[in-house]
Context: one part of a larger RNA
RNA sequence: CGUACACGGUGGAUGCCUUGGCAGUUAGAGGCGAUGAAGGACGUGUUAAUCUGCGAUAAGCCUGGACGAGUUGAUAAAACGCGUUGAGUCCAGGAUUUCCGAAUGGGGCAACCCACUCUUAGGAGUAUCUUGCACUGAAUACAUAGGUGUAAGAGGCGAACCCGGAGAACUGAAACAUCUAAGUACCCGGAGGAAAAGAAAUCAAUUGAGAUACCCUUAGUAGCGGCGAGCGAACGGGGUUCAGCCGAGAUAUUACACUUCAGCAGAACAUUCUGGAAAGUUUGACCAUAGUAGGUGAUAGUCCUGUAUGCGAAAAAGUGUAAUGUCCAUAUUAAGUAGGUCGGGACACGUGAUAUCUUGACUGAAGAUGGGGGGACCAUCCUCCAAGGCUAAAUACUCCUAACUGACCGAUAGUGAACCAGUACCGUGAGGGAAAGGCGAAAAGAACCCCUGUGAGGGGAGUGAAAUAGAACCUGAAACCGUGUACGU
Numbered sequence: 001c002g003u004a005c006a007c008g009g010u011g012g013a014u015g016c017c018u019u020g021g022c023a024g025u026u027a028g029a030g031g032c033g034a035u036g037a038a039g040g041a042c043g044u045g046u047u048a049a050u051c052u053g054c055g056a057u058a059a060g061c062c063u064g065g066a067c068g069a070g071u072u073g074a075u076a077a078a079a080c081g082c083g084u085u086g087a088g089u090c091c092a093g094g095a096u097u098u099c100c101g102a103a104u105g106g107g108g109c110a111a112c113c114c115a116c117u118c119u120u121a122g123g124a125g126u127a128u129c130u131u132g133c134a135c136u137g138a139a140u141a142c143a144u145a146g147g148u149g150u151a152a153g154a155g156g157c158g159a160a161c162c163c164g165g166a167g168a169a170c171u172g173a174a175a176c177a178u179c180u181a182a183g184u185a186c187c188c189g190g191a192g193g194a195a196a197a198g199a200a201a202u203c204a205a206u207u208g209a210g211a212u213a214c215c216c217u218u219a220g221u222a223g224c225g226g227c228g229a230g231c232g233a234a235c236g237g238g239g240u241u242c243a244g245c246c247g248a249g250a251u252a253u254u255a256c257a258c259u260u261c262a263g264c265a266g267a268a269c270a271u272u273c274u275g276g277a278a279a280g281u282u283u284g285a286c287c288a289u290a291g292u293a294g295g296u297g298a299u300a301g302u303c304c305u306g307u308a309u310g311c312g313a314a315a316a317a318g319u320g321u322a323a324u325g326u327c328c329a330u331a332u333u334a335a336g337u338a339g340g341u342c343g344g345g346a347c348a349c350g351u352g353a354u355a356u357c358u359u360g361a362c363u364g365a366a367g368a369u370g371g372g373g374g375g376a377c378c379a380u381c382c383u384c385c386a387a388g389g390c391u392a393a394a395u396a397c398u399c400c401u402a403a404c405u406g407a408c409c410g411a412u413a414g415u416g417a418a419c420c421a422g423u424a425c426c427g428u429g430a431g432g433g434a435a436a437g438g439c440g441a442a443a444a445g446a447a448c449c450c451c452u453g454u455g456a457g458g459g460g461a462g463u464g465a466a467a468u469a470g471a472a473c474c475u476g477a478a479a480c481c482g483u484g485u486a487c488g489u
Stems, first nucleotide, its partner, number of pairs: 001488009015474001016438002020409002022406007029398002031157002039100003042055003046078001049075003061094007070082002105114003115126004128154009161192001162190004172179001176226001202209002213240005223231002244390003249327012263311003269284002273280001285302002287291001293305003339363008349375001370385005425432002445473001448460004
C1' cells in the first nucleotide's frame, strides 16, 4: 500500500410523516373608495427584537346576543394582575381610528415642511374637473367669453371575464412582397355581476319560419385563396333558456316567510394478556337516521372533538310576497337620412360578375298609391318596414367565502415561498430572486461530580421504552476518511 471482515467518523440519500401546495365540485359573493380605499410609515405591552392585533380611547373602549371557568396573543418564560358583582372567547352593531397614500389648503426627496379663514378654543373649512343655480361681467350696444359664490357628482385601487378605440412583429408560406401570424400581443377609454346582443326594412323559397345568446350538428361542406401557405361560413336539424315591450317602472316603510352571519342537544364497553403506553390480543356485551373525519403514549362505532338527526337569534344584512306612501314616465314612426360616385373597412368572401353592412370626401330621394331585401342586373313573385329606445334567463370569469372531493405532490416534489418569502441577497434601475421541515408520548431538555482555558468537547451520575433519541437531535444509504484483526506484497 492492497484485499477481506469487524467497529467507527463524515455525509444526508431512502423509508415513514405533513402544517403547505395543485386540480376541481356545489353553493355564496362579485366589489372597496372624499363618511378618505388598496397599500404602507410610525407608534402601541410589565417588553429589547420580530410576527399578530390595535391606533394617542392604541394586544384595546361601549351596547346587544351566544358560550363560559378560567384568563393575561406568538417566539417565551417570569412578574403584576383580572375573573360567577361573569373575566375571557365568538357573532352583530357602534365609538376611536396618528401620518403617508386618489391625497384634495400650498409645497415636497411618500410617511415631512409651511399656511390662511372661522371658532363654543375641543375643532371645522380652504384641491381640481363636470353639471345645475345665483350674482357679476370684456374687446363691443344688446350679448357672449371670462370671473365669483353655492349645491351635487367624479377622481383612486382591484384576479379574470365584457364592450369600444388604436394596433405590431417574430413566425408560416420550407426565400419573399399579396397572404399568414391576427384584429392576436401590447396600449388607451368604459361598465357590470355579468357584459354584449335582442323583438326583423330577418330568413326562406312557391311550403313556410318567427327576438337575442350559448351548445351539438350541418362541415372542414359551400366557398375564399401568389386557387400557394392557409382561411372557412350559412340555410336547415336537435337542445339549454324563454318575454316581451314603449314606463313594460324605480324607491321607501311596515307585516309575514325563508336564508346568512355566533351557537345548543346529540346513542353505545368492560375485561384478560403483551407492552413504557392499548385503541392491539382474549372473553363477553352494546349503539347505529350516528361504522365521514381528526385526536388520544401502537390500529378506538361505544375515551375526547365530532358525525346522523333535531333545535336556535336581541341586533344586522339579503331574498320573496302583500299593503301603503313618494317619485318618474306615457314617445307617435324618425332627412343631409336611404341611395349614388371616389377612397377605405367589416362580412368565411383578398374587387372579383360581388350583392349586403359601414363611412372620410362630394352629392342626394320617395313619403305607405311609398320604401328596403331576396348575392351583378331586369321583370314577376314573396317577404319585411330603416334612418328613436328598453329588456330577465340560458352564456363567460374567479382576487374572495364556506363545505366537500381527488388511481394529484409529499420537502431537489407540490406554489418562487410547508419554515417570519417576494424574505435574505444581487442590480443605479426596470428587474432578478434563493436556501432552509421532523428529539421525545411527555422536556421528563441532563441536578450533582470529574478533565479542561471560570473554554470547546468529553467521562460519570440522573431522565426516558430507547440518549448510537442529547438539542449539529426519527430513519441514517453511497462517495470519502479512519481504527483493529487476518492475509498478500

Record summary: The part of an RNA shown here (large-subunit ribosomal RNA, domain I) has 489 nucleotides and comes from Saccharobesus litoralis. Taxonomically the source falls in Saccharobesus (Bacteria, Pseudomonadati, Gammaproteobacteria, Alteromonadales). Rfam family: Bacterial large subunit ribosomal RNA. Model confidence (mean pLDDT): 85 of 100.